[in-house]
Context: one part of a larger RNA
RNA sequence: GGUUGAACGCUGGCGGCAUGCCUAACACAUGCAAGUCGAACGGCAGCAUGGGUAGUAGCAAUACUAUUUGAUGGCAAGUGGCGGACGGGUGAGUAAUGCGUAGGGAUCUGCCUAGAAGAGGGGGACAACCCGGGGAAACUCGGGCUAAUACCGCAUAUAAUUCUGAGGAAGAAAGGUUGGAGCAAUCCAGUCGCUUUUAGAGGAACCUACGUCCGAUUAGCUAGUUGGUGAGGUAAAGGCUCACCAAGGCGGAGAUCGGUAGCUGGUCUGAGAGGAUGAACAGCCACACUGGGACUGAGACACGGCCCAGACUCCUACGGGAGGCAGCAGUGGGGAAUAUUGGACAAUGGGGGCAACCCUGAUCCAGCGAUGCCGCGUGUGUGAAGAAGGCCUUCGGGUUGUAGAGCACUUUAGGUUGGGAAGAAGUCAUUUGGCUGAAUAGGCUGGAUGGUUGACGGUACCGACAGAAUAAGCACCGGCUAACUCUGUGCCAGCAGCCGCGGUAAUACAGAGGGUGCGAGCGUUAAUC
Numbered sequence: 001g002g003u004u005g006a007a008c009g010c011u012g013g014c015g016g017c018a019u020g021c022c023u024a025a026c027a028c029a030u031g032c033a034a035g036u037c038g039a040a041c042g043g044c045a046g047c048a049u050g051g052g053u054a055g056u057a058g059c060a061a062u063a064c065u066a067u068u069u070g071a072u073g074g075c076a077a078g079u080g081g082c083g084g085a086c087g088g089g090u091g092a093g094u095a096a097u098g099c100g101u102a103g104g105g106a107u108c109u110g111c112c113u114a115g116a117a118g119a120g121g122g123g124g125a126c127a128a129c130c131c132g133g134g135g136a137a138a139c140u141c142g143g144g145c146u147a148a149u150a151c152c153g154c155a156u157a158u159a160a161u162u163c164u165g166a167g168g169a170a171g172a173a174a175g176g177u178u179g180g181a182g183c184a185a186u187c188c189a190g191u192c193g194c195u196u197u198u199a200g201a202g203g204a205a206c207c208u209a210c211g212u213c214c215g216a217u218u219a220g221c222u223a224g225u226u227g228g229u230g231a232g233g234u235a236a237a238g239g240c241u242c243a244c245c246a247a248g249g250c251g252g253a254g255a256u257c258g259g260u261a262g263c264u265g266g267u268c269u270g271a272g273a274g275g276a277u278g279a280a281c282a283g284c285c286a287c288a289c290u291g292g293g294a295c296u297g298a299g300a301c302a303c304g305g306c307c308c309a310g311a312c313u314c315c316u317a318c319g320g321g322a323g324g325c326a327g328c329a330g331u332g333g334g335g336a337a338u339a340u341u342g343g344a345c346a347a348u349g350g351g352g353g354c355a356a357c358c359c360u361g362a363u364c365c366a367g368c369g370a371u372g373c374c375g376c377g378u379g380u381g382u383g384a385a386g387a388a389g390g391c392c393u394u395c396g397g398g399u400u401g402u403a404g405a406g407c408a409c410u411u412u413a414g415g416u417u418g419g420g421a422a423g424a425a426g427u428c429a430u431u432u433g434g435c436u437g438a439a440u441a442g443g444c445u446g447g448a449u450g451g452u453u454g455a456c457g458g459u460a461c462c463g464a465c466a467g468a469a470u471a472a473g474c475a476c477c478g479g480c481u482a483a484c485u486c487u488g489u490g491c492c493a494g495c496a497g498c499c500g501c502g503g504u505a506a507u508a509c510a511g512a513g514g515g516u517g518c519g520a521g522c523g524u525u526a527a528u529c
Base pairs, nucleotide, nucleotide: 001529002528003527004526006525007524008523009522010521013376014375015374016373017372018371019369020368021334026332027331028330030329031328032327035082036081037080040079041078043075044074047073048072049071050069051068052067053066054065055064056063057062089287090286091285098212099211100210101209102208103207104206107204108203109202112200113199114198115197116196117195118194120154122152123151129144130143131142132141133140134139161170162169163168175192176191177190178189179188180187181186213259214258215257220250221249222248225247226246227245228244229243230242231241232240262284263283264282265281266277267276268275269274289310290309291308292307293306312323313322314321315320340366342365343364344363348362349360350359351358352357379409380408381407382406389400390399391398392397413470415465416464417463418462419461423456426452427451428450429449430448431447432446433445434444435443436442473518474517475516476515477514478499479498480497484513485512486511487510488509494501495500
């Protein structure tokens, strides 16, 4: 000199963009953070619509009331499907089951893309519901009825798939909806699905080499240990596991042990070599109260799933139960120190759904903090009687100082007032081309017209009005180091980064005048190059 996720002191006008628990991976009140599909299913508690019946009013149309009907829109709870393995957080552990770079072969892969083939015919249950019982509750037990894209067989599968003694053997599936025809059963077409399989894309698992902090006041370590044969296990190679056999394997090029630590792209600094670092953003890993375990599934040994044990907190009728903010806010605590219990799904993205749409503390925004960077402002011009006052003085004057006043202007930001975006792509309706199709249904795709969708926000931006009006501090002035005098004090009070100042003329303490440097900041402290 540079830098910072900074803190502290004094001060503080505005905006943009970033950024904000570095400490206790301490404990957490409350709300929200993962749902969705009725176009898989039986149903129908609640809401709305329609129909039936009865009653009241009325001449009637009709209105109202009661009741009934899943008939319709839709839908609590339930079965079923997909998603809760993503997204979000944290850095405890980990010195290598990690990360980085470069390779490898013995693997798996839901949704998606392309291709091939198929979707025939049956069966038995279990929820919901009803009945009954237990319990304070959480919840739970028994009996009965029922549907499905839930579950289980049969058929078919020449080829592809798996096994094989190469002859052969084994192994699938599900329908829904839209439109048309039909009295109906059902059929035809479209579309979304379903089954088997081949390949792809993206994802995941495994192995190898090299690199990856400090300590030798840690020198020896190792029995599934090192290798082989065989078996088991896994998606898959492998002591991964087991039986038997052999006695190996690592180590001064630092094994083992101890300490510390998530790693990287990067970031800071430096001419570079290097040193330091790993906040924010991005990639990988690990963790989810602590320890262990598996289940489901394409994928987890699963943050807002399950089981067991433990500590802690809460409820209890004392028998037994409930919970997990290292998600977003927020609270207590710790600390020098770090924000709102905000708005919206409008955009981007994600999950579900044919879609409309629903959910989304991801995200986009707003709020708070000079925490940082950048920009702007706090006026401009003129103005010598060099005013008054202050300070100094050799008492002549000097200085503050064109500074102020005065005069003439301007109006950024702020204030008041008026206008006012982009971010919107879509989606819905009507209509018109193309493809599919028997079809002027329907579906897919393009165009036109119209309607409609913005949290931010009446925001950005633009115009008008008034008026210099509302806006400057902080540190320093002995040398290093830019900037000097007076007064007070008298080795006292104090200063200080180093050298050092202060004991009666202190440019070094304190105050004042003046000056220097930076400026909405300036100093100090800490850390680092």

A computed fold for a 529-nucleotide part of an RNA from a metagenome, annotated as small-subunit ribosomal RNA, 5' domain. Its Rfam family is "Bacterial small subunit ribosomal RNA". RNAcentral holds the full RNA, with entries from SILVA.